This is a predicted structure of a 387-nucleotide RNA (Bacterial RNase P class A) from Desulfuromonas sp. Of the family's consensus pairs, 94% are formed in the model.

RNA sequence: CGAAGAAGCACAGGCGAUCGCCGGUUUUAUUCUCACGAAUAGAGCGGGAGGAAAGUCCGGGCUCCACAGGACAGGAUGGUUCCUAACGGGAACCGGGGGUGACCUCAGGGAUAAGUGCCACAGAAAACAGACCGCCUGUCCCCAUGGGUACAGGUAAGGGUGAAACGGUGAGGUAAGAGCUCACCAGUUCCGCCGGUGACGGCGGAAGCUAGGUAAACCCCAUCCGGAGCAAGGCCGAAUAGAGAAGCGUUUGAGGGCGGUCCGCCCGAGGCUUCCGGGUUGGCUGCUUGAAGCCGUCGGCAACGGCGGCUCUAGAGGAAUGAUCGCCGCUGCGGUGCUGGCAACAGAGCCGCGGCACAGAACCCGGCUUAUGGGCUUCUUCGACCU
Numbered sequence: 001c002g003a004a005g006a007a008g009c010a011c012a013g014g015c016g017a018u019c020g021c022c023g024g025u026u027u028u029a030u031u032c033u034c035a036c037g038a039a040u041a042g043a044g045c046g047g048g049a050g051g052a053a054a055g056u057c058c059g060g061g062c063u064c065c066a067c068a069g070g071a072c073a074g075g076a077u078g079g080u081u082c083c084u085a086a087c088g089g090g091a092a093c094c095g096g097g098g099g100u101g102a103c104c105u106c107a108g109g110g111a112u113a114a115g116u117g118c119c120a121c122a123g124a125a126a127a128c129a130g131a132c133c134g135c136c137u138g139u140c141c142c143c144a145u146g147g148g149u150a151c152a153g154g155u156a157a158g159g160g161u162g163a164a165a166c167g168g169u170g171a172g173g174u175a176a177g178a179g180c181u182c183a184c185c186a187g188u189u190c191c192g193c194c195g196g197u198g199a200c201g202g203c204g205g206a207a208g209c210u211a212g213g214u215a216a217a218c219c220c221c222a223u224c225c226g227g228a229g230c231a232a233g234g235c236c237g238a239a240u241a242g243a244g245a246a247g248c249g250u251u252u253g254a255g256g257g258c259g260g261u262c263c264g265c266c267c268g269a270g271g272c273u274u275c276c277g278g279g280u281u282g283g284c285u286g287c288u289u290g291a292a293g294c295c296g297u298c299g300g301c302a303a304c305g306g307c308g309g310c311u312c313u314a315g316a317g318g319a320a321u322g323a324u325c326g327c328c329g330c331u332g333c334g335g336u337g338c339u340g341g342c343a344a345c346a347g348a349g350c351c352g353c354g355g356c357a358c359a360g361a362a363c364c365c366g367g368c369u370u371a372u373g374g375g376c377u378u379c380u381u382c383g384a385c386c387u
Stems, first nucleotide, its partner, number of pairs: 001383009011373001013328007021048002024045009050358001054369002057367005062229004074225005079093005094108001095106004109220002115218002117214003132159002134155006141148003167185006186210002188207008233285004242276001244275005255267004292311008329356008338347003
């Protein structure tokens, strides 16, 4: 210098003016209230989305309901150790696969712990294997002394098909062959020793054991899991229904109608009034101080944890967090003249027109996943060149 790999960080156009919106707080006025206080309006001050607020995919807090214990069903997870409130999340490591390498990647238990299913096309045969060609033996026949045809058998060494044909090489053996036997190699299983907390690794030995793949197919094994969710739940409480209580009243007339009032007239009895109760419209609460954030320090490879200090940082509810204008920044396109250069072209400037993502809290947290703009930092690897 080039090409790569990994980890991480901050930002999310900026400033100003004007007009608004939603909370908080202080204050003024008015109304209501015995009072506390509440409501409405105005003014001042201060606050007002995110890294993902998203998807709602996991886990937890919180709330209500259910709950002796056990089993079945159902769901989830699946190398080991650790972290965590918990997780299906994370860290480190182990093993398989990929890469020259830094590193990346894996639903990574079981396919000889039980069993079942499936394996396209091609191929004779696709799973307690299988004779298409070939090789070998026997018999019959033909030509003839070596072949050919047919039939019956043996054979998985050779050919051919396939992603996959039931270890590989050599020797023995045989009619021809075959782990049929032996040596070596590879693998598997079992046993022992050593190292490691462990997954696992190393070494040695034994067994011809050679066992196809597939479990994000059924299934088996191990572990975990009660249900519903802030529209949870709690409080207040117009209205309607009424299981209740008290009072009044039935010719000595409660109450109602006509009417401004009285008289009067009419209606008038299981009714009227009050309380209780209930909880609809609605209001208040839950509501944002929390496994919180930032900084420092200590422990740990790390995830993370301990300690100390500082900070308070939206709480709406058919749902606020906005709009307009000006200036500046970054950037795309077009135009313009200038500078450098022989030229191709390069550079800074000015003008005009655009653009500045993904996306919007809804009880709260921890994760995961997905969307998204430009930028920066650190470490590492490989290659080339120079000193």

The RNAcentral record of the sequence draws on ENA. Taxonomically the source falls in Desulfuromonas (Bacteria, Thermodesulfobacteriota, Desulfuromonadales, Desulfuromonadaceae). Model confidence (mean pLDDT): 76 of 100. The same sequence occurs in records of 2 taxa. A source record names the gene rnpB.